[in-house]
RNA sequence: GGCCCUAUCGUCUAACGGUUAGGACGCGACCUUUUCAAGGUUGAAAUCGGGGUUCGAUUCCCCGUAGGGUCA
Repeated sequence: GGCCCUAUCGUCUAACGGUUAGGACGCGACCUUUUCAAGGUUGAAAUCGGGGUUCGAUUCCCCGUAGGGUCA
């Protein structure tokens, strides 16, 4: 340098083009307990960047960025 793949809460991971962007762990509050742990209820927290297509984009297309693989 060519080609291919990936990018979503703090972490891991779902999501037929129409979802309140879901779940687990973690975190906060409350309940329970003498206290802690465990348990229960509840809350906050995310779509890599810029364009395009579309009535509508996390999803499709293009260009970047980052990471990985492969060839040279």